[in-house]
This record gives sequence, structure tokens and C1' cells, in this order.
RNA sequence: CGGACGUUAUAGCCUAAUUCCGCCGGCGAAGCGGGGGAUGCACUUUCUUGGGGUGAGUCGUCGACGUUCGUAUCGUCGGCGUAGCGCAACUUUCCGGCGCGAACCCGUCAGCUAACCUCGUCGGCUUGUGGAAAGUUUUC
Repeated sequence: CGGACGUUAUAGCCUAAUUCCGCCGGCGAAGCGGGGGAUGCACUUUCUUGGGGUGAGUCGUCGACGUUCGUAUCGUCGGCGUAGCGCAACUUUCCGGCGCGAACCCGUCAGCUAACCUCGUCGGCUUGUGGAAAGUUUUC
């Protein structure tokens, strides 16, 4: 001097997942989110090919393995795409770049839905997204 790892602080990102008070045994409050739930409207659609919910996370195709009489069907894993989603210092638009495209829950049952009822407020990550335009706010 450079690199890697860890810790702390600050700043920021994904997400509804933040703030305050009190307690140290929260069934607390606000904020932000989710579900159920009339008239009326809508839908006719379940009876196993069950149905439904949170979420951006749907759909297609190819291959391997398993199931199988079977190269069908179904399931699992992987590859390539894809509806859609996210990305830095206030917001929006445009151009380009980099990523994600999961997981879980209810339990035969739920359309929208005022009043009303009810639940959550976790977890994960970062020397990084560059440029242009318009607008807003604050300070001097």
C1' cells in the first nucleotide's frame, strides 16, 4: 500500500413490517398492511381434476429421475425463456445496465361489500444504478 473476514456506528435498499409510551410478565397506542363480512350488483359453479388466501413471483419449452403396462398422466430436480417485480440519497418520465421471477398458509369453506368482527408489524441485504429532462420541498 492492497485484499479478505469480523464487530460497532452512520447512511441506504427489499418488505405492510415503523414510531411512541409503559413494563421488564404488553391482550398498549398511533401509523402502515391482510382476512372475514349486508342491501344491491355480479357469477351461475362446486360435487377430488376440490376450492381459496398472502406475495412481483405466473406461464411455456427442453432434459434427467421416479410413478406407471407405457415415450401417456402425475410428481421432483435442473436448463432456457416469459407475464410481472426491484435497484442510492425528494418525486415522475425516458434511454441504457444489473438482478428477482420464491416460499408459505386455510382445511371442504369464503365473489365485490357499509356497519361490524379479526389478524400482522417479521426477516433479509449493501462500496453499491448510470445518464438526461420536468417538477416539488427546505435552507441561505
c-di-AMP riboswitch aptamer (ydaO/yuaA leader) from a Vulcanimicrobiota bacterium, 140 nucleotides, folded computationally. Of the family's consensus pairs, 92% are formed in the model. Rfam family: c-di-AMP riboswitch aptamer (ydaO/yuaA leader). From the family's description: This family represents a conserved RNA structure found upstream of the ydaO and yuaA genes in Bacillus subtilis and related genes in other bacteria. It was read from a public genome assembly, where an Rfam model found it.